[in-house]
Context: one part of a larger RNA
RNA sequence: UGACGGGGGCCCGCACAAGCAGCGGAGCGUGUGGUUUAAUUCGAUCAACACGAAGAACCUUACCCAGGUUUGACAUGGUCGUAGUAGUGAAGCGAAAGCGGAACGAGCCUUCGGGCAGCGAUCACAGGUGCUGCAUGGCUGUCGUCAGCUCGUGUCGUGAGAUGUUGGGUUAAGUCCCGCAACGAGCGCAACCCCUGUUGCCAGUUACAUGUGUCUGGCGAGACUGCCGGUAUCAAGCCGGAGGAAGGUGGGGAUGACGUCAAGUCAGCAUGGCCUUUAUAUCUGGGGCUACACACACGCUACAAUGGCCGGUACAAUGGGUUGCCAAGUCGCGAGACGGAGCCAAUCCCACCAAAACCGGUCUCAGUUCGGAUAGGAGGCUGCAACCCGCCUCCUUGAAGUCGGAGUUGCUAGUAAACGCCGGUCAGCUAUACGGCGUUGAAUACGUUCCCGGGCCUUGUACA
Numbered sequence: 001u002g003a004c005g006g007g008g009g010c011c012c013g014c015a016c017a018a019g020c021a022g023c024g025g026a027g028c029g030u031g032u033g034g035u036u037u038a039a040u041u042c043g044a045u046c047a048a049c050a051c052g053a054a055g056a057a058c059c060u061u062a063c064c065c066a067g068g069u070u071u072g073a074c075a076u077g078g079u080c081g082u083a084g085u086a087g088u089g090a091a092g093c094g095a096a097a098g099c100g101g102a103a104c105g106a107g108c109c110u111u112c113g114g115g116c117a118g119c120g121a122u123c124a125c126a127g128g129u130g131c132u133g134c135a136u137g138g139c140u141g142u143c144g145u146c147a148g149c150u151c152g153u154g155u156c157g158u159g160a161g162a163u164g165u166u167g168g169g170u171u172a173a174g175u176c177c178c179g180c181a182a183c184g185a186g187c188g189c190a191a192c193c194c195c196u197g198u199u200g201c202c203a204g205u206u207a208c209a210u211g212u213g214u215c216u217g218g219c220g221a222g223a224c225u226g227c228c229g230g231u232a233u234c235a236a237g238c239c240g241g242a243g244g245a246a247g248g249u250g251g252g253g254a255u256g257a258c259g260u261c262a263a264g265u266c267a268g269c270a271u272g273g274c275c276u277u278u279a280u281a282u283c284u285g286g287g288g289c290u291a292c293a294c295a296c297a298c299g300c301u302a303c304a305a306u307g308g309c310c311g312g313u314a315c316a317a318u319g320g321g322u323u324g325c326c327a328a329g330u331c332g333c334g335a336g337a338c339g340g341a342g343c344c345a346a347u348c349c350c351a352c353c354a355a356a357a358c359c360g361g362u363c364u365c366a367g368u369u370c371g372g373a374u375a376g377g378a379g380g381c382u383g384c385a386a387c388c389c390g391c392c393u394c395c396u397u398g399a400a401g402u403c404g405g406a407g408u409u410g411c412u413a414g415u416a417a418a419c420g421c422c423g424g425u426c427a428g429c430u431a432u433a434c435g436g437c438g439u440u441g442a443a444u445a446c447g448u449u450c451c452c453g454g455g456c457c458u459u460g461u462a463c464a
Base pairs, nucleotide, nucleotide: 001464002463003461004460005459007458008457009456010455011454012453013452015448016447019411020410021409022408023407026301027300028299029298030297031296032295033294034292035291042052043051063287064286065285066284067283068282069281072125076124077123078122079121080120081119082118087104088103092099093098107116108115109114127276128275130274131273132272136270137269138265139264140263141261143259148187149186150185151184152183153182154163155162156161167178168177169176193253194252195251196250198221199220200219201218202217203216204215208211224247227241228240229239230238231237303404307363308362309361310360311359312358319350320349321348324343325342329338330337331336370401375396376395377394378393379392380391381390417440418439419438420437421436422435423434
C1' cells in the first nucleotide's frame, strides 16, 4: 500500500422487512448429472443446466456399424501424356456411394507447328469439428451501470509511498458546494443518440368520417429547480406550491471505466506449436444424438364455482408474405381438401384477425360436466422417406393430482399477475422455449436491527 475481520462509523440496492404471484409435492415438455450403449458426438458446472442449438426423421452430424475413394468433396502451381477429348452416359455388380464402360458427341485462340479449357498420370500439396483457451487474436461472462480508476506538475517522506481522491454538507453519481499543499487533467458519471408522453408548422399516397380531424413522414417548440414561499454556511442543495401534457434524471432503451477470475470459447471465425496423411481425410447406406432403477434445473398444465361447459355479443397492437401469404365459394364433425380472386403490399392475404371481458343458461362441491396423462381405433398434412423418431384432427379411454416439508425465486406501476396475438429458425415439427406486441390491471414499503452484495472513512493483523 492492499486484502481480510463472527472490529467500528456513514450510505446504497426487491438485500431484508411489508405485500402479490410462484417454485419445491402431481402429470407432462426441455436441459443436465448419472447409468446404459456399437455410438448414446462435443463444449459449458457461483457467472453451466429451454445454455452454444433462432428448429437432430435423411441432411444437419462432428458419434457408431458397414461398404467405397486416395492429388482426394475443395484451392493453387510444376512436369508428362491425351482427339472420338470435354460433356451425356446404356447393359452389368451394388443398399447407395462407387466400380464399369456400349453408344452419342461440343468449345476458345491460332503464325495451322501448336496453345487454352477439360481429362488422365505424377510431384508439390490439399484436408482434419484431431490436441493445447495454461502459447494466442477477436468476442463474451462476472463483480457492476457499482462510482470508482488514474495521470502531469508541485509539496511531504531516507524509502515503499502519501497528498490531490481526505474533511463539513449534498447527490442517483469522485454530482455539486465550502474548506484544505495542493493546482490542474484523463478514463468513467451526466449530457450528446433512439423510442415514448404534449403541441405548432409542412407534406401526404394505398389508411379513415373526404378535409377542421385520426393516422403516416419530416422539421420545430416544450422542463431549465426557470418562478413563488420556507429551510440551509443564505453555498451546493432540500421541502412545499403555482403554472403545465409532463417536475426535479418524466418513463424505457442503447451505452459497461482501470481491472479481477491463467473465467469461457482452438466447435463461429482467425491463428502459433504438436499430431495425422490408403487416414484422425473424404463419400454413401443404416443406426445414434430421442436409451432409463434414479437425482437436479428451467418451464407448461392442473388440482376447480373469482370455476368448467353451452349459446350470444364486443374491443387491439407489433409483425410476416412471390420456390410466398392465400380471399370468396363448395365438400368434410374436424384436421384438411377442391378452388382460384387479389397482393412484390398503409392497397391484397395471414386475420370481418384475438382471448380473457360482458350477457343468458346449466353444473352444486363430487376425484366431479374438475383435471387431462396414458392407451386403442379411424383419418389429415409435410416430405424421396414419419418403424426406430414428426405434427394435427375425430371417436373411445380416462391416470396422478384436493394447493405442496425443509427451503427458495421474481416483482415498487401501466410494474406484478392474468389474457391472447405476432415473429425468427423452418419442407414439416416435438416451441410449453426465445424475442416482441397489445388487452385487463393490483397489493405493499413502518423502517434499516438482522441475511446477501456493494461504496467511502477508520481500526487491528503472526496474511501478500
Small-subunit ribosomal RNA, 3' major domain from a metagenome, 464 nucleotides, folded computationally.